[in-house]
Context: one part of a larger RNA
RNA sequence: GGACGAACGCUGGCGGCGUGCCUAACACAUGCAAGUCGAACGGGGUAAUUUCUUCGGAGAUUACUUAGUGGCGAACGGGUGAGUAACGCGUGAGAAACCUGCCUUUCAGUGGGGGACAACAGUUGGAAACGACUGCUAAUACCGCAUAAUGUCAUUUGGGGGCAUCCCUGGGUGACCAAAGCUUUAUGUGCUGAAAGAUGGUCUCGCGUCUGAUUAGCUAGAUGGCGGGGUAACGGCCCACCAAGGCGACGAUCAGUAGCCGGCCUGAGAGGGCGACCGGCCACAUUGGGACUGAGACACGGCCCAGACUCCUACGGGAGGCAGCAGUGGGGAAUAUUGCACAAUGGGGGAAACCCUGAUGCAGCGACGCCGCGUGAGCGAAGAAGUAUUUCGGUAUGUAAAGCUCUAUCAGCAGGGAAGAAAAUGACGGUACCUGACUAAGAAGCUCCGGCUAAAUACGUGCCAGCAGCCGCGGUAAUACGUAUGGAGCAAGCGUUAUCC
Numbered sequence: 001g002g003a004c005g006a007a008c009g010c011u012g013g014c015g016g017c018g019u020g021c022c023u024a025a026c027a028c029a030u031g032c033a034a035g036u037c038g039a040a041c042g043g044g045g046u047a048a049u050u051u052c053u054u055c056g057g058a059g060a061u062u063a064c065u066u067a068g069u070g071g072c073g074a075a076c077g078g079g080u081g082a083g084u085a086a087c088g089c090g091u092g093a094g095a096a097a098c099c100u101g102c103c104u105u106u107c108a109g110u111g112g113g114g115g116a117c118a119a120c121a122g123u124u125g126g127a128a129a130c131g132a133c134u135g136c137u138a139a140u141a142c143c144g145c146a147u148a149a150u151g152u153c154a155u156u157u158g159g160g161g162g163c164a165u166c167c168c169u170g171g172g173u174g175a176c177c178a179a180a181g182c183u184u185u186a187u188g189u190g191c192u193g194a195a196a197g198a199u200g201g202u203c204u205c206g207c208g209u210c211u212g213a214u215u216a217g218c219u220a221g222a223u224g225g226c227g228g229g230g231u232a233a234c235g236g237c238c239c240a241c242c243a244a245g246g247c248g249a250c251g252a253u254c255a256g257u258a259g260c261c262g263g264c265c266u267g268a269g270a271g272g273g274c275g276a277c278c279g280g281c282c283a284c285a286u287u288g289g290g291a292c293u294g295a296g297a298c299a300c301g302g303c304c305c306a307g308a309c310u311c312c313u314a315c316g317g318g319a320g321g322c323a324g325c326a327g328u329g330g331g332g333a334a335u336a337u338u339g340c341a342c343a344a345u346g347g348g349g350g351a352a353a354c355c356c357u358g359a360u361g362c363a364g365c366g367a368c369g370c371c372g373c374g375u376g377a378g379c380g381a382a383g384a385a386g387u388a389u390u391u392c393g394g395u396a397u398g399u400a401a402a403g404c405u406c407u408a409u410c411a412g413c414a415g416g417g418a419a420g421a422a423a424a425u426g427a428c429g430g431u432a433c434c435u436g437a438c439u440a441a442g443a444a445g446c447u448c449c450g451g452c453u454a455a456a457u458a459c460g461u462g463c464c465a466g467c468a469g470c471c472g473c474g475g476u477a478a479u480a481c482g483u484a485u486g487g488a489g490c491a492a493g494c495g496u497u498a499u500c501c
Base pairs, nucleotide, nucleotide: 001501002500003499006497007496008495009494010493013373014372015371016370017369018368019366020365021331026329027328028327030326031325032324035072036071037070040069041068043066044065045064046063047062048061049060050059051058052057079284080283081282088209089208090207091206092205093204094203095202098201099200103197104196105195106194107193108192109191111145113143114142120135121134122133123132124131125130151176152175153174154173155172156171157170158169159168160167161166181189182188183186210256211255212254217247218246219245223243224242225241227239228238229237259281260280261279262278263274264273265272266271286307287306288305289304290303309320310319311318312317337363339362340361341360345359346357347356348355349354376406377405378404379403386397387396388395389394410442413436414435415434416433420428445490446489447488448487449486450471451470452469456485457484458483459482460481466473467472
């Protein structure tokens, strides 16, 4: 000198764009943050129309609504950085060892049956949470059967290739495995099997990735093999048996610290430091463990068990998890609103209308940062008054003020008023912006002045009070302390402190 997610002191006019718990991965009141589909299904309710009627009612159609069954989603999006020195991340290869819902393309199919369980009704237990029993019922829920290949498995027989295990391709035989309907009836939309694509994921390897030797030896599923189990798949991933291995001064093991990267800061560069915001990957969701469902989780707002904590209780037993958005307590030098809207972009569901979306878009608060603008312009010497100083003559403040003549950026007032939205639909917002009238009015401080370093005098103080980044000032004329006047620098900021180069 530059930088900053900054803080503190004094001060503070406006706007735009950004940015804001770095500390306790501490504990959390309250509200919201993941639903949706009636064009899968039976039932209930409301309204309208209509048929029959014993005038009590019964039935049908349409519209709206919905607790339950069922489907898809809830594995995305959002948060945090505790753990992790690791194939976690970065980069480059590989999978002849793999999976992939929704989407796209192609081929083929969609036949015929069955039994349940919620809802509901009845009985019943419990303070509650929540159940239990009996009975009825529908489906795109569940289960057999048929059909069956370029599918799977077994077997057999040709061709080609490679990278060891092997891979690709043609034929034969046997066994096994599918399906669902709905409606507004359409070139509709679903369903089932197969082949490919795309997307997303999983695994393996080379190289790179902090400090300590005042850590030198470490290792028993530990290293390898045969056989099996398991997995989407390879593999001590797991298991039985066998062998005697494996790693290490090219730093194993142990200990400490740490999420990694694109990047950011600095620097001429080489380097050094950092990893806030934004983007990619990883890990975690009160602590520890576990699996279920599913294309996908070992699942933040799912389940089970154990622990700690909080709450309810009729003492038998139950409920909960803000490292989602706001917000509270606490910690701290320190970090915001219990806001508006789904109008846009995107996501989930739905045929759609639409619903949901604290993602997101906006608004609010903070000079926290960057950028821009303003606080007036011209003329004006009686060099006014005041103030400071003085050798008492003067000198400085100083064209500064007053005064005269102008202007209106910003703010304020009034009128108009968007784009963002493809037909409708705008939270922002009567916002941005434009126009008009109006008054110099409403808008300047902070630090410094011994040298480094731009800028000096007076008074007070008297090694006191104090200053100080370094050198150093102060013990009676202090340009270094305090005040005043003057001056210098920066300016809605200016200084100080912490940290990095």

Description
A computed fold for a 501-nucleotide part of an RNA from an uncultured bacterium, annotated as small-subunit ribosomal RNA, 5' domain. Its Rfam family is "Bacterial small subunit ribosomal RNA". Its family is annotated with structural constituent of ribosome and ribosome in the Gene Ontology.